Order: sequence, then C1' cells, then structure tokens
RNA sequence: GCCGAGGUAGCUCAGUUGGUAGAGCAUUCCCCUGAAGAGGGAAGGGUCACCAGUUCGAAUCUGGUCCUCGGCA
Repeated sequence: GCCGAGGUAGCUCAGUUGGUAGAGCAUUCCCCUGAAGAGGGAAGGGUCACCAGUUCGAAUCUGGUCCUCGGCA
C1' cells in the first nucleotide's frame, strides 16, 4: 500500500427486509437469611466511533475520516 472483519450500557455481545435500542455479567435497592452467599424482583446507566448525504424516519443504506484485529505484498 491492497483486501476482509469489526467499533452499540462499566465488561462480553445481540440487534438484516430502515420505524421510538436489548440480553447476560457488573452496580444500587428490595425480598429471602441470625448474617452472608446462592436464588427471586426492581431500578439506574447509551449523542449506536466521528462527519456528511439519502429518506417522513438511519445503529441499520451511501460517501469520507479515525481506531482495532486478520490476510497479502
């Protein structure tokens, strides 16, 4: 330099015919317990890497930029 995959909650990741963003773990609270753990319930937490475009509407489509991983040279 070229090609491919990826960037979504604190962490690991879902989210494909474009239609108000989710799970598990973690955190906080409640129940349970003599207490804790396990278990059950609830809550908080996100400018969907960034910029622009298309669209009534974009995490999702298009273009560009940045970063990570892999392959080729």